[in-house]
A computed fold for a 77-nucleotide RNA from a Candidatus Acidiferrales bacterium, annotated as transfer RNA.
C1' cells in the first nucleotide's frame, strides 16, 4: 500500500429487519446475616455504545472518513 475482523459499565461480553428507560456476569460500594471473616441474600453507583460526519421524524444498529488492535495479501530490503 491492499483487504478482512473487532472497538457497548473498572473486566470479560450480550445487544440488529432502526424506535420503549442501552443489559448480563465478575468486580467496587452499602445493607443484612455471622462470635469475626469468608460464601449466600438485598441494593446502589458506574455508559458522549472508539472519533467525526452524512442518512433519517428516530442512529448502539444504515453510510462515509479517520484511529486503535488483531490477521492476511502484495511491496522492498
Nucleotide at each position: 500500500g491492499g483487504g478482512g475482523c473487532u472497538g457497548u459499565a473498572g473486566c470479560u461480553c450480550a445487544g440488529u429487519u432502526g424506535g420503549a428507560u442501552a443489559g448480563a456476569g465478575c468486580g467496587a460500594c452499602g445493607c443484612a446475616c455471622u462470635c469475626c471473616u469468608a460464601a449466600c441474600g438485598c441494593g446502589u453507583a458506574g455508559g458522549u455504545c472508539g472519533u467525526c460526519g452524512g442518512u433519517u421524524c428516530a442512529a448502539u444498529u444504515c453510510c462515509g472518513a479517520c484511529c486503535a488492535g488483531c490477521c492476511c495479501c502484495a511491496c522492498c530490503a

About this RNA:
The organism belongs to Candidatus Acidiferrales, within Bacteria. The coordinates come from a structure-prediction model, not an experiment, and the mean pLDDT is 80. It matches the Rfam family "tRNA". By type it is a transfer RNA.